[in-house]
């Protein structure tokens, strides 16, 4: 990189440093941001894998491996129902666990 599979409307700081951008990529929207973006540290959330407890495929826990901490994966981009709005699915993406 590719393949399989599960999940993606919940949850997570009035901290420190820093200092302009950010919301994956392209396009169109819509937002966040010097009342401080991104990043780093600390802190936290969660519970996919491991561990531990338990008779238990369950439940609990949160020590280890990841992950995550504005808005549904911020929304749309393809198809269907509908046609004001909305809903369902696909695709793409993200993360975990396996595999090549």
């Nucleotide at each position: 990189c590719c393949c399989u599979u599960a999940u993606c409307a919940a949850g997570a700081g009035a901290g420190a440093c820093u200092g302009a951008g950010g919301g994956a990529a392209c396009a169109g929207g819509c937002c966040c941001u010097g009342u401080g973006a991104a990043g780093u540290c600390c802190g936290g959330c969660a519970a996919c894998c491991u561990g531990u407890g338990u008779u238990a495929u369950g439940c609990a826990u949160a020590a280890g491996g990841u992950g995550c901490c504005a808005a549904a994966u911020c929304c749309u981009g393809c198809g269907g129902u509908a046609a004001c709005a909305a809903c369902c699915g696909a695709g793409a993406g993200a993360u975990g666990a396996g595999g090549u």